[in-house]
Context: one part of a larger RNA
């Protein structure tokens, strides 16, 4: 490299958009680049292969044949691929009308809770634990009530629910924006699929500048526990968590399952839309769950949402460790990210 693979053994890129490239629906005609056939030339000799012959045989040698799977030219064929021209509607897209949702961005508003402050009532404890102590409290705590302020998160509804490409998204409301689905048709007429490089998005933590800071809380301090306790438990508590702008670009970024298309026994739920029907159910379509036949699978399992049967394109794997390390390059303010070996060893 081929082959073989990628849910869990090594292996699907975190996700999308998309350039080059690869692949591509039905019909007709043209062409003849690929393709196929014929002919001619060339494809040195030796070697290889086949058949004979010569050394006593063999190796070896000689002769003859075949082969040299290739290239060039030329003459044809026209099914398939391609080019060109035309047509089509089933793929794709658009329009119209409905409709769905925690989809996004930016405003406004709301109540419960928490903490703090002030005031009032009121007196000796509160808090915390397995038990305690640190801590708070006669300078009046804790408790109860009133008022005010602040920040963050949105109980119930709430689920095998829904939406989003993924990350993710949940109080109510307004504005703007995006998407899906369904229906009758209508319009365009292959406009499609995938996608190296690239671009964009991308949880949490972290970083920069400026705000904010209620609760929680790395670090840190103290109290316990313990042989010790740099922990688990408790009392505090700084970064952070929140907002704006800019970086970072990674996660068990998981369905550990790439995207698209077609086909393949059934059962049973839920969600959206539509239809018939007439109170009992039933159909279509898009999604989302569970169970299962065949098949597949090492098994677990999977099973129309495939890990089944096929096709196209991309990504990735090739024993364990060394190592996602070193070096180089590149990106980053940094932390680090991406790319990514070898010696050696089993």
């Nucleotide at each position: 490299u081929u082959g073989g693979g990628u849910u869990u053994a090594a292996a699907g890129g975190g996700u999308g958009c998309g350039u080059a490239g690869g692949c591509g629906g039905a019909c007709u005609a043209u062409u003849a680049a690929g393709u196929c056939a014929g002919u001619g030339g060339u494809g040195a000799a030796a070697u290889c292969c086949c058949g004979u012959a010569g050394c006593u045989u063999a190796a070896c040698u000689a002769c003859g044949g075949a082969a040299c799977u290739g290239c060039c030219a030329u003459u044809g064929a026209a099914a398939c691929u391609g080019c060109u021209a035309g047509u089509c509607u089933u793929g794709a897209a658009u329009a119209u009308a409905a409709u769905u949702g925690a989809a996004g961005u930016g405003g406004g508003c709301g109540g419960a809770a928490u903490u703090u402050a002030u005031c009032a009532u009121g007196u000796a404890g509160c808090g915390g634990u397995g038990a305690a102590a640190u801590g708070c409290a006669u300078a009046g705590a804790g408790a109860u009530g009133a008022u005010a302020a602040a920040g963050a998160a949105c109980a119930c509804c709430u689920a095998u629910u829904g939406c989003g490409a993924a990350g993710g998204c949940a109080g109510c409301u307004c504005a703007c924006u995006a998407a899906g689905u369904u229906a009758u048709u209508a319009u365009u007429g292959a406009c499609g699929c995938u996608g190296a490089u690239g671009c964009a998005c991308g949880a949490a933590a972290g970083c920069g500048u400026g705000g904010g800071g209620a609760g929680c809380g790395a670090a840190c301090a103290g109290g316990a526990u313990u042989a010790g306790a740099u922990a688990c438990c408790c009392u505090g508590g700084u970064a952070g968590u929140c907002c704006a702008c800019g970086c970072c670009g990674u996660a068990a970024a998981c369905g550990a399952u790439g995207a698209u298309u077609a086909c393949u026994c059934g059962g049973u739920g839920c969600u959206g839309a539509c239809g018939a029907g007439a109170u009992a159910c039933u159909g279509u379509u898009a999604g989302u769950g569970c169970c299962c036949a065949a098949g597949c699978g090492a098994a677990a399992g999977u099973g129309a949402u495939a890990a089944g049967u096929a096709a196209u394109c991309c990504a990735c794997c090739u024993g364990g460790g060394g190592a996602g390390u070193a070096c180089g390059a590149u990106c980053g303010c940094a932390a680090g990210g991406u790319u990514g070996a070898a010696a050696c060893u089993c």